[in-house]
Context: one part of a larger RNA
RNA sequence: AGUACACGGGGGAUGCCUUGGCUCUCAGAGGCGAUGAAGGACGUGAUAAGCUGCGAUAAGCUUCGGGUAUUUGCAAAUAGGAAUUGAUCCGAAGAUUUCCGAAUGGGGCAACCCGGCUGGUUGAAGGCCAGUCACAUAUAAUGAGCAAACCUGCCGAACUGAAACAUCUAAGUAAGCAGAGGAAGAGAAAAUAACAAUGAUUUCCUGAGUAGUGGCGAGCGAAAGGGAAAGAGCCCAAACCAAUACUGUUACGGCAGUUUUGGGGUUGUAGGACUACGAUGUGGUAUUAGCAAACAGAAGUGGAACGGGAUGGGAAGCCCGGCGAUACAUGGUGAUAGCCCAGUACACGUAUAGAAUGCUAGCCUAGUAGUAUCCUGAGUACCGCGAGGUCGGAGACGCCUUGUGGGAAUUUGCCGGCACCAUCCGGUAAGGCUAAAUACUCCUGAGAGACCGAUAGUGAACCAGUACCGUGAGGGAAAGGUGAAAAGAACCCCGAACAGGGGAGUGAAAUAGAACCUGAAACCGUGUACUU
Numbered sequence: 001a002g003u004a005c006a007c008g009g010g011g012g013a014u015g016c017c018u019u020g021g022c023u024c025u026c027a028g029a030g031g032c033g034a035u036g037a038a039g040g041a042c043g044u045g046a047u048a049a050g051c052u053g054c055g056a057u058a059a060g061c062u063u064c065g066g067g068u069a070u071u072u073g074c075a076a077a078u079a080g081g082a083a084u085u086g087a088u089c090c091g092a093a094g095a096u097u098u099c100c101g102a103a104u105g106g107g108g109c110a111a112c113c114c115g116g117c118u119g120g121u122u123g124a125a126g127g128c129c130a131g132u133c134a135c136a137u138a139u140a141a142u143g144a145g146c147a148a149a150c151c152u153g154c155c156g157a158a159c160u161g162a163a164a165c166a167u168c169u170a171a172g173u174a175a176g177c178a179g180a181g182g183a184a185g186a187g188a189a190a191a192u193a194a195c196a197a198u199g200a201u202u203u204c205c206u207g208a209g210u211a212g213u214g215g216c217g218a219g220c221g222a223a224a225g226g227g228a229a230a231g232a233g234c235c236c237a238a239a240c241c242a243a244u245a246c247u248g249u250u251a252c253g254g255c256a257g258u259u260u261u262g263g264g265g266u267u268g269u270a271g272g273a274c275u276a277c278g279a280u281g282u283g284g285u286a287u288u289a290g291c292a293a294a295c296a297g298a299a300g301u302g303g304a305a306c307g308g309g310a311u312g313g314g315a316a317g318c319c320c321g322g323c324g325a326u327a328c329a330u331g332g333u334g335a336u337a338g339c340c341c342a343g344u345a346c347a348c349g350u351a352u353a354g355a356a357u358g359c360u361a362g363c364c365u366a367g368u369a370g371u372a373u374c375c376u377g378a379g380u381a382c383c384g385c386g387a388g389g390u391c392g393g394a395g396a397c398g399c400c401u402u403g404u405g406g407g408a409a410u411u412u413g414c415c416g417g418c419a420c421c422a423u424c425c426g427g428u429a430a431g432g433c434u435a436a437a438u439a440c441u442c443c444u445g446a447g448a449g450a451c452c453g454a455u456a457g458u459g460a461a462c463c464a465g466u467a468c469c470g471u472g473a474g475g476g477a478a479a480g481g482u483g484a485a486a487a488g489a490a491c492c493c494c495g496a497a498c499a500g501g502g503g504a505g506u507g508a509a510a511u512a513g514a515a516c517c518u519g520a521a522a523c524c525g526u527g528u529a530c531u532u
Base pairs, nucleotide, nucleotide: 001531002530003529004528005527006526007525008524009523015517016481017480020452021451022449023448024447025446026445027444028443029441030440031146032145039100040099041098042055043054044053046078047077050074051073061094062093063092064091065090066089070082071081072080105114106113107112115133116132117131118130119129120128121127135143136142150181151179152178153177154176161168165215191198192197202229203228204227205226206225212220213219233433234432235431236377240263241262242261243260245258246257247256248255249254268411270376271375272374273373274370275369276368277367283364284363285362288361289360290359291358292357295354300348301347302346306321307320308319309318322339323338324328330342331341332340382406383405384404385403386402387401388400389399392418413428414427415426416425417424468475469474488516491503492502493501494500
């Protein structure tokens, strides 16, 4: 030095565990903010650095309800207190709530500086205290700012694919901007169809990777119809009537025009006005107010049934004998507990707020006949040129939207049915509102998982968006486990020792001793044997 065995050091894999995550389901909630938010700064404890809570009333104050023996947060220490005259704690409603921040009296390098006015205080102030003073707008405690996704609109790429690349694609995606709601948007046919019909919108399944489109490349890609979810329909403008005000005119009786308001009226089998006749009812209520209210519902209350033996540190496991169950969900307890504990099934409880539904008020709602006249949404429909949308890339190219130029008709009207024309059929544009079925989850409650188990699962199980890095935008960790219980090792010894160790003691175990469960490998030793 090597090999083997034994015993150690070192290291922290593996196993087991879970306080934390991940993905869903069902409910709830879907906003907060000038009555000052979100987010912070600084304070606040007997002692107090951090976290948590709170705000000069500062780990808290008041009231009401619940609840019952402890309590002064994490936090284990000392001291001093509180509490059965009911504390701590839990729920609800209030009070207080410094300074910054939309930040709003003015300024500013956020948490600071400096003012005006009114009132108070003072002998006085380069004082102090309280209130108030920004801007926009409809002059009103209306707006602003914040917030995860979902939604609507405006604007709008490129990488990429086409095996290059330009039309095309990626994609109307990402990014940017504006705005709203608990959903948003859409929506009651100038629809779809086809000689038969359907009857607003939305979403899903299908139709269908079909019809189509496409350097007919890469690719892109419907609709009707069928089946489901849900279901709801309405209001104006106008004609006409009346009133108001103004203007014009007058023969002073009025008439006409305009404005405003009220009535009226709302459609395709055309309807309405108008004229004549008739009824005082029928139904609805999505908007409004009031009352009642099943139900649901805070903290919370009741809530069944077990003993013995052996083993063991410890029984819930084993053996023996019982019992409950509308409760054998789950968690804990010194090993695996229906009957030990907390609970669970079930039953009960109620503040504030909610609420199906009902009642009342309010509001809305109707006919028949006639048809001469009037009304029924104009720079609109439509057309030319240029774009966009649609499955449709200019094509034979309709339809919808529109920049630009032209520019109608008036129910014997007008639009559409994929160029265009005719017939036929469907509809009634150029005003508006509308629940549900649908999308999402920053957040709350309950529950689930052939999801993870500390190099995994969130970046973060632990004081993590921390430490640390960067001028900055930004980037961004590592780090869990003694034991059933601290019983966390009194006392003695070695030692310079508050290092470390040896005894003693605790404990089932100390090779569980805080560098603490298990404790693999690399690597480093000690002893023994063998080899050289």

Large-subunit ribosomal RNA, domain I from Pedobacter kyungheensis, 532 nucleotides, folded computationally. It matches the Rfam family "Bacterial large subunit ribosomal RNA". Gene Ontology terms of the family: structural constituent of ribosome and ribosome.